[in-house]
RNA sequence: UUCUUCAGGGUUGGGUGCAAUUCCCUACCGGCGGUGAAGCUGUAUAUGGCCUGUGCCAUGCUGCAGAUGAGUCCGCGACCCGCCGACGGCGGCUGAUCCGGUUGGAAUCCGGAACCGACAGUACAGUCUGGAUGGAAGAAGAA
Repeated sequence: UUCUUCAGGGUUGGGUGCAAUUCCCUACCGGCGGUGAAGCUGUAUAUGGCCUGUGCCAUGCUGCAGAUGAGUCCGCGACCCGCCGACGGCGGCUGAUCCGGUUGGAAUCCGGAACCGACAGUACAGUCUGGAUGGAAGAAGAA
């Protein structure tokens, strides 16, 4: 660089009403990449023990590697808007978190309490239906 495959989850139970999975109470869900210490796995090494076949076991404020690890920390995608030379490209827009604990160190761990969620349709939708058998951050594999 080219090709192939894959790449989003969720309305439970009740209330009001002619009508709501849309309102109210309750319930449920969380795309992709990055990002603490410790611990974990592997390996190396040091010390000790077993044993004597240089192998096994234990310990370590030791080295290296790996996996795990955030909806609301950073970045990205999707949706939406604009422009253009228009199967595409460029630009814009782009939601929401605090407190306590542990620690040398927490924006990710543990505990608690909060909050957020494109557009179109419809009784007002993160969860229904639709654009979408679409697109895509990216992941894996092959040449």

A computed fold for a 143-nucleotide RNA from uncultured Eisenbergiella sp., annotated as FMN riboswitch aptamer (RFN element). Its mean pLDDT, the model's own confidence on a scale to 100, is 78. It matches the Rfam family "FMN riboswitch aptamer (RFN element)". Its family is annotated with FMN binding in the Gene Ontology.